This is a predicted structure of a 98-nucleotide RNA (TPP riboswitch aptamer (THI element)) from Desulforhabdus sp. TSK.

RNA sequence: GAUGAGCCGGGGGGGUGCUCUCCCAGAAGAGAGCUGAGAUGAUACCCUUGGAACCUGACCCAGGUCAUGCUGGCGGAGGAAUCGGCGAAAGAGAAAUC
Numbered sequence: 001g002a003u004g005a006g007c008c009g010g011g012g013g014g015g016u017g018c019u020c021u022c023c024c025a026g027a028a029g030a031g032a033g034c035u036g037a038g039a040u041g042a043u044a045c046c047c048u049u050g051g052a053a054c055c056u057g058a059c060c061c062a063g064g065u066c067a068u069g070c071u072g073g074c075g076g077a078g079g080a081a082u083c084g085g086c087g088a089a090a091g092a093g094a095a096a097u098c
Base pairs, nucleotide, nucleotide: 001098002097003096006086007085008084009083010082011048012047013046014045017034018033019032020031021030022029054079055078056077060073061072062071063070
């Protein structure tokens, strides 16, 4: 000077849209399709400050689609849920290694 993981457990956070058909007064329901990790289904799935899970802006902008956060922008913008253990490794001008 460089590299500076990963895993496990408890707790916690989060989303569930769009199109078509059937049915129908409507809602609910059933089936099929699209994207996705996940589309109300879960003892699931994703995320947990090391945070782009998710929310807000947003009935936003551009493109595309039968349609929809479908894709990109907005945007590392503002928010957002953590403790313990194993481990050299989230803490540091660390340890360890080179």

Annotation
The coordinates come from a structure-prediction model, not an experiment, and the mean pLDDT is 76. The sequence was found by an Rfam model in a public genome assembly.